[in-house]
RNA sequence: CGCCUAUCGAGAGCCGGCGAGGGACCUGGCCCGACGACCCGGCGGCAGCCCGCGAUCAUGUCCGCGGGUGCUCCGUCCAGCCGCACCGGCCGCUACGAUGGCGGACCGGUCCGGGAAGAUAGGGG
Repeated sequence: CGCCUAUCGAGAGCCGGCGAGGGACCUGGCCCGACGACCCGGCGGCAGCCCGCGAUCAUGUCCGCGGGUGCUCCGUCCAGCCGCACCGGCCGCUACGAUGGCGGACCGGUCCGGGAAGAUAGGGG
C1' cells in the first nucleotide's frame, strides 16, 4: 500500500505543552474551540479484537488478571446512492347533499433496510 473477515446507537478523566482552527475527503447542515479546541506528552479510565495465565469445568459458556493495540464531545455528529412502507403535494378517474375511494409519470418528507466511503481489530499478500 492493498485484499478478506468482523464491529462501529453503549462506555470512559485530570494535569502539562502548543496556539487557531477542528469534527476523514467533497457538498449541504449541525456542533466543538482563547472558559485554549485539534494535536502532542504524563498519569488514569472505558472497552471491542488478538495473545498469555488463572478460576469454573466432561466439553463449552461465563468471569478475573496481565500484555499488544484501540478509544476516552454531539449515533461513524446528520445526510448524499439504491429500495420497501407510510404521509403530504400534484394529476387523472370515480362518487357526490357532504365526506370519500382508486390509480400514477413526478415532487417533498418520516422511519426502516441495503450499499458507498471511513475508523478499529485480526488474518494473509
SAM riboswitch aptamer (S box leader) from an uncultured Trueperaceae bacterium, 125 nucleotides, folded computationally. It was read from a public genome assembly, where an Rfam model found it.